Large-subunit ribosomal RNA, half A from Bacteroidales bacterium Bact_22, 1673 nucleotides, folded computationally.
[in-house]
Context: one part of a larger RNA
RNA sequence: GGCGUGCGGUGGAUGCCUAGGCUCCCGGAGGCGACGAAGGACGUGACAAGCUGCGAAAAGCUUGGGGUAGCCGCAAAUAGGCUUUGAUCCCAAGAUGUCCGAAUGGGGCAACCCAACAUAUUGAAGAUAUGUUAUCCCCUUAUGGGGAGGCGAACCCGCCGAACUGAAACAUCUAAGUAGGCGGAGGAAGAGAAAACAACAGUGAUACCGCGAGUAGUGGUGAGCGAAAGCGGCAGAGCCCAAACCGAUUCUGUUACGGCAGAGUCGGGGUUGUAGGACCCUCAAAUGAUGUCGGAAGGAUAACGGAACAAUUCUGGAAAGUAUGACCGAAGAAGGUGACAGUCCUGUAUGUGAAAUCCCGAAGACGCGGGGGGGUAUCCUGAGUAGGGCGGGACCGGAGGAAUCCUGCCUGAACCCGGCGGCACCAUCCGCCAAGGCUAAACACUCCCGGGAGACCGAUAGUGUACCAGUACCGUGAGGGAAAGGUGAAAAGCACCGCGAGCAGCGGAGUGAAAUAGUACCUGAAACCGCGCGCCUGCAAGCUGUGGGAGCCAAUUUUUGGUGACCGCGUGCCUUUUGCAUAAUGAGCCUACGAGUUGCUCCUCACUGGCGAGGUUAAGGGCCUGGAGGUCCUGAGCCGGAGCGAAAGCGAGUCUGAACAGGGCGCUGUAGUCAGUGGGGGCAGACGCGAAACUUUGUGAUCUACGCAUGGCCAGGCUGAAGGUCGGGUAAAACCGGCUGGAGGGCCGAACUGGUUUCCGUUGAAAAGGAUUCGGAUGAGCUGUGCGUAGGGGUGAAAGGCUAAUCAAACUGAGAGAUAGCUCGUACUCCCCGAAAUGCCUUUAGGGGCAGCCUCGGGCAAUAGCCGCACGGAGGUAGAGAUACUGAUUGGGCGCGGGGGCUUCACCGCCUACCAACCCCAGCCAAACUCCGAAUGCCGUGCGGUGUUCCCCGGGAGUGAGGCCGCGGGUGCUAACGUCCACGGCCGAGAGGGAAAGAACCCGGACCAUCGGCUAAGGUCCCGGAGCGUGUGCUAAGUUGUGUUAACGAGGUCCGACUGCACUGACAGCCAGGAUGUUGGCUUGGAAGCAGCCAUUCAUUCAAAGAGUGCGUAACAGCUCACUGGUCGAGCGGUCGGGUAUGGAUAAUGAGCGGGCAUGAAGCACACCACCGAAGCCAUGGGAUACAUGAUAUCGGUAGGGGAGCAUUCCAUUCUACGUUGAAGGUGAAUCGUGAGGUUUGCUGGAGUGUAUGGAAAAGCAAAUGUAGGCAUAAGUAACGACAAUGGGGGUGUGAAACCCCCACACCGGAAGUCCAAGGGUUCCUGAUCAACGCUAAUCGGAUCAGGGUCAGUCGGGUCCUAAGACGAACCCUCUGCAGAGGAGGGGCAGCCGAUGGACAACGGGUUAAUAUUCCCGUACCGGCCAACAUUGCGAAGCGGGGACGGAGGAGCGAAACAUCCGCCAUCUGACGGAAUAGAUGGUUGAAACAGUUAGGUAUAGGCCUUACAGUCAAGUACGUGAGGUCUGCUGAGCUGUGACAGUACACUGAGGCUUCGGCCGAGGUGACAGCGAUGUGGAGCAUACUCCCGAGAAAAGCCGCUAAGCUUCAGGUGUUGGCCGCCCGUACCGGAAACCGACACAGGUGGACGAGGAGAGUAUCCAAAGGUGCUC
Repeated sequence: GGCGUGCGGUGGAUGCCUAGGCUCCCGGAGGCGACGAAGGACGUGACAAGCUGCGAAAAGCUUGGGGUAGCCGCAAAUAGGCUUUGAUCCCAAGAUGUCCGAAUGGGGCAACCCAACAUAUUGAAGAUAUGUUAUCCCCUUAUGGGGAGGCGAACCCGCCGAACUGAAACAUCUAAGUAGGCGGAGGAAGAGAAAACAACAGUGAUACCGCGAGUAGUGGUGAGCGAAAGCGGCAGAGCCCAAACCGAUUCUGUUACGGCAGAGUCGGGGUUGUAGGACCCUCAAAUGAUGUCGGAAGGAUAACGGAACAAUUCUGGAAAGUAUGACCGAAGAAGGUGACAGUCCUGUAUGUGAAAUCCCGAAGACGCGGGGGGGUAUCCUGAGUAGGGCGGGACCGGAGGAAUCCUGCCUGAACCCGGCGGCACCAUCCGCCAAGGCUAAACACUCCCGGGAGACCGAUAGUGUACCAGUACCGUGAGGGAAAGGUGAAAAGCACCGCGAGCAGCGGAGUGAAAUAGUACCUGAAACCGCGCGCCUGCAAGCUGUGGGAGCCAAUUUUUGGUGACCGCGUGCCUUUUGCAUAAUGAGCCUACGAGUUGCUCCUCACUGGCGAGGUUAAGGGCCUGGAGGUCCUGAGCCGGAGCGAAAGCGAGUCUGAACAGGGCGCUGUAGUCAGUGGGGGCAGACGCGAAACUUUGUGAUCUACGCAUGGCCAGGCUGAAGGUCGGGUAAAACCGGCUGGAGGGCCGAACUGGUUUCCGUUGAAAAGGAUUCGGAUGAGCUGUGCGUAGGGGUGAAAGGCUAAUCAAACUGAGAGAUAGCUCGUACUCCCCGAAAUGCCUUUAGGGGCAGCCUCGGGCAAUAGCCGCACGGAGGUAGAGAUACUGAUUGGGCGCGGGGGCUUCACCGCCUACCAACCCCAGCCAAACUCCGAAUGCCGUGCGGUGUUCCCCGGGAGUGAGGCCGCGGGUGCUAACGUCCACGGCCGAGAGGGAAAGAACCCGGACCAUCGGCUAAGGUCCCGGAGCGUGUGCUAAGUUGUGUUAACGAGGUCCGACUGCACUGACAGCCAGGAUGUUGGCUUGGAAGCAGCCAUUCAUUCAAAGAGUGCGUAACAGCUCACUGGUCGAGCGGUCGGGUAUGGAUAAUGAGCGGGCAUGAAGCACACCACCGAAGCCAUGGGAUACAUGAUAUCGGUAGGGGAGCAUUCCAUUCUACGUUGAAGGUGAAUCGUGAGGUUUGCUGGAGUGUAUGGAAAAGCAAAUGUAGGCAUAAGUAACGACAAUGGGGGUGUGAAACCCCCACACCGGAAGUCCAAGGGUUCCUGAUCAACGCUAAUCGGAUCAGGGUCAGUCGGGUCCUAAGACGAACCCUCUGCAGAGGAGGGGCAGCCGAUGGACAACGGGUUAAUAUUCCCGUACCGGCCAACAUUGCGAAGCGGGGACGGAGGAGCGAAACAUCCGCCAUCUGACGGAAUAGAUGGUUGAAACAGUUAGGUAUAGGCCUUACAGUCAAGUACGUGAGGUCUGCUGAGCUGUGACAGUACACUGAGGCUUCGGCCGAGGUGACAGCGAUGUGGAGCAUACUCCCGAGAAAAGCCGCUAAGCUUCAGGUGUUGGCCGCCCGUACCGGAAACCGACACAGGUGGACGAGGAGAGUAUCCAAAGGUGCUC
């Protein structure tokens, strides 16, 4: 380490439970709100954080009723109370009811701020209390009254109105008048009493339900859309105005004042289509819906009575269980009680009950309406209407032949002798009376209340929420949005003891039935992590198993269990594929969840059942009922019973047609229909998950882009434009020079801003940074605050950039489950059959339709199908062929014709190893040539075999990527594991044996079992089963034994055929010769056999010897060969063919028979015998299928079809089943079944659960980069977030590297110090604590717990102002509306809000643990009020002045601060003794305010007086302008004095604490004393100054003045003095950061002010003061 087993941990599945949900039914209610809602904020308790209740009268107050003994909510405890004089509690009515919110006095950043008026508080200011004060509309009118507004789930009406999608594309169309937006109403809404339907018969308002009907229609006649009449039902209800006519009244006109006419208002009258009414005549009285009042009975909102076992026994912790006996029942619904209760409790059946409020509403009362007949001269009966034209829309109707309805524009009637409709239009006929209005019931919905139900869920389910959930958390926002239930019967929740630093934890003890029920609590599975024991494991190689199996161990020991040395065999699962161990997809593991469902008879098929030429009801209603159930009625309708035809129509026929013809479709042969279940289809999201997108309503400019408004910032250095001035110069200019001057999208360079280079970082310190380097840095600069622009929109110095870490169209919700011919996934078992990857068509090619092939059911039968043999046929392939065609084609012959050359001018002609037709000879070819022509296949017939396999009808499919091999071809390179066909086989979907290993090759088709047998391919030396088999050859190369190889080469070797030489002596070796003319000639420097050339290469001597086969020399020489003799003594050569071997033969770490290894073989070849060898065949036993048995046959299998079963949850019945003597669940064991699974039993568990039969499903998981949770792995690994740094001593403490103190060291010091603003929101201080948080530890902390802390007339903000901009009465525009009102959206005057700006009164010191310009001390100032005194033209929302403004530059004066020097004060130092004239350290200071005064600036400046005058919306004495006169003002830092008796340093003293005994810290107390020095650096301020420049640089109020109305000596103004008053909010702490923005205690980001000293130009840089820190391992 593995397996097993036992015991634990972790974890929270499973079982059981339910407090909560889900879906419905019945009844109620259907609104709340200016009498202040819905919803909130903040309060409220003795202590009180949350929830609940309540509201300053605050877990409550009053009254009435109920009710009874306890009560002060959830929620324990303590303290304190209430209650029989009736509390708590329940019901009803009332009181109170802060602030926000329609929000309504005004404002506003909701829950806050600020008012006015009246009254009150003895009250002037200030303060307090109560009430009133918004806008719009109506009425009335000048005052009051009434109403509206907002909220709310669905339903309803109206207006506006998408897109995805479907049409396999898309535009009409569809989706859909849907989603959504807006307006309005009610408990319902809307519709509604015929200018209607209908059809020659009739009906009689509307709505809704069932039919009619998927019909009529409509429709790119596509996809789709889709009526009505009529019939059956529910309900039932009808009315009122306008007008004619009459009257009253007001006004107007007119009048001969009698009146008349008109208009308005009111009353009477009147309301219809067989017309009605007015008018005239006449008659007469019946009732009715509804409104108001009224309140009986009844009901609702609290309640009360309410039968029967205190029974005994047993078990048990407990009885309701068991056993025995009894009782009640108008009550055996349900829940609870220590297990299962009719008789224990609450209840239930049933009966009773209301002071108060509400609902319903009878009687009654009041009010209101309302009649019939006749006559017909006259009058009335709804006008910009009906209708028409154009453009749209609505209807089933998409412009169509298009009626009907609505109307934006333009038009435009009739008047009862009239008008409209009946689907263009016309006529006849019929129906009806528009242009005014109202109208219950029947039909829709459920935020809410009460009661009830469930073959609904049971904590990953059911609502998102069973629990303090729309919470935590995320997001700027709209918006998104969790997790999380269970001790026990009862807390009896562990007293006490021990260990321990310990209210941590643990061990005892105790409680309890149980404590592995201990609050991390029922059961407690798995992953995962341990510990004990048994067996195994250290030369072994592995999809971890399986077949065998020794040994060891254990037990209940004929046997079983655990382990498993060694041997054989053996490449996971899923998906997708032609094909996967694949190195193609998916999964870390476990547990739970997780995908063909449901609705609609719309269609079709099968099975089962009812009835049957019939079958059947729907809506609705009646009855019964616990019920959503049952039953009856109702026959509207539907299907069938007859077809044919386009139809009229006819009909066992009919259509076509001239037809009595023929033909088509039918009849003759009749079965349907309703219901249930199942298969399939259609419409719906339709098996689940998944887009990129489209549309619509909203939310976002806290990021960023641009703009607007208002503020701020830019160390230092350099350069030296224009202009000026002086000099020169010129007639004058120009021009030149010096000085001055200080321009510039100027230069260098910090802050600031940007982001060039390189590196680092890349699970970061950081979701963009760090280091270094670099660009800009007075400008088109950077930056703060407040605003604006919004999604096909913005913004963009333009990159498709940016628009909240998102951009070629943001984000959020919704349409929505969009669509997805695409990918993935799709869950228990067994049995039978079993494909396809082809054809045609396809905007089709990875998708479909039809056919083919599969399956299931039914039908039919033979001369069916299939196979074999025989015979007979058609045919033009293989092959072959060329005097048989078409075409191609080589050589030769002949040579038409042509080219080239020659040729006295031409013609004629000649030549030609130039091209070349026809023909001839020889030769070669063809898929699209054939004079010919098979085999096989195909068709037919006969015989034989098999026996429904064929075929037909119907239900259900899948398949329509195929692949390899052989063979025939095309293509390609006679390339490809290429591609395309044909035929066959196999894989696919096929296991087994062989080929080492291998989808397809060879053998062979697996129902199961067997420690039986025979074989196939292939094998038989060992690995390895079987032969070192037998015989004969061959191979020497390890050739070969399974990687491949050629041309070509070679006396390898064996065999064969042919041929030559040879005992007259071959071949090879050895010995010898190999000569002469001659050095042949030529050539040459030389050439002699041998550089080269020439040739009758000749001749001679010979046994033989070349004018020479090689080597060699400069050339010779020399050595050889050919040839000859000798020796030797038997075979020696050549050519061709065959077998086998050999060279050719080169790749990267060590290997190429499977390995070892093998040589007369274990190689190769031939022949033969034997054996091994598979899931084949045989044998034995068993199972299943096919027809029940037997026989027999069959039983590989993916997609797919069919059949039979198992398990889970719930329901009904059943066993009158089981269960505390122990259910489910969990965990082991045994056993049964082919299997899914079942049964029994031990332990655990502690309350529920089964059997059988049938029914119904949220009904079975390994995979979906599935969802959730848990747990692993990497791994005790990386890391611990700036490398500015720590060390020592002491303290505390259980414990100290980190806490506290001290010492030393180090780091920052234009910051890493100090102060503001934003933002944050208690982080501040003190005490206590250390679980968690802190990247380690922690005694520490920005952590946890508790307590404490923020004090203002003057600081900031409000009670003041305005900017951009926001809002916005009025008003305007768009939409809606007949109109008016109202509403939605957009703009917007007045006004109002709005700081980043204007305005504006306090300083110094002290004090706390924590605040201070706030408290205290001292000294000031501002405003208001009252009083007194003095004086006086006062008076505003109007007018005027003023406020009031740019950039850059330089000069002057100059505060603070700092440095140096001097003086003074205090203390200290001196090696030894003494000292100060020496030295060191520190100090030597001083506010606002008031008074005085100054440098400077200003000079066409300012003030005053007089006067004139357009103007300043009226006025003006003011302003303005002009004139005259006069004065020197105006502004102003600083300085001086007062303030100032402050207080501090310093010295002395000193409670107390610590101590290493040296000392250190130190509250408090006491005391004295010193410069109104000099110089320098510096630069606030003066200053809104001055100079220059061009881009020409807010507003309003405060303030000053003026008058108007008005007021008059009141009020009011001014001044002085005294007194009084002075409100609200902020104020702690962090704030370049550990407290803000970045998910973090994050190397990032964050506006303003101060920022000592030395060196330095400097805020650069280095060192360092004060101060801070050592960066949490």
The organism belongs to Bacteroidales, within Bacteria.
The coordinates come from a structure-prediction model, not an experiment, and the mean pLDDT is 81.